The RNA shown here (Glycine riboswitch aptamer) has 87 nucleotides and comes from Duganella sp. 1224. The prediction has a mean pLDDT of 75. The RNAcentral record of the sequence draws on Rfam. Its Rfam family is "Glycine riboswitch aptamer". Its family is annotated with glycine biosynthetic process in the Gene Ontology. NCBI's taxonomy places the organism under Bacteria, Pseudomonadota, Betaproteobacteria, Oxalobacteraceae, Duganella.
RNA sequence: GAGUCUUGAUCGGGAGAGGGCAAACACGCGUUGCCGCCGAAGGGGCACUACCCAAAAACUCUCAGGCAAAAGGACCGGUCAGGGGGC
Numbered sequence: 001g002a003g004u005c006u007u008g009a010u011c012g013g014g015a016g017a018g019g020g021c022a023a024a025c026a027c028g029c030g031u032u033g034c035c036g037c038c039g040a041a042g043g044g045g046c047a048c049u050a051c052c053c054a055a056a057a058a059c060u061c062u063c064a065g066g067c068a069a070a071a072g073g074a075c076c077g078g079u080c081a082g083g084g085g086g087c
Stems, first nucleotide, its partner, number of pairs: 001087001004084010018035001020034004036067003042063001043061003049054001
């Protein structure tokens, strides 16, 4: 110096699925109960890897969460700052 991996901040993008039914009330996108459903916070399981430990997907479960908008959102990209190993 260029590139690469990674962490944080910030900006942009970012899917799915009932604005379901009932009840009481202080009449509110709330609460409680019931039924249906989603997979992309988080969490569990498992395939692959490994074959002792371990680690673990975009598969699976649906505990948590969610099913108008907003918010959230795995993940992707930009900028700034820090860190790692190599050239």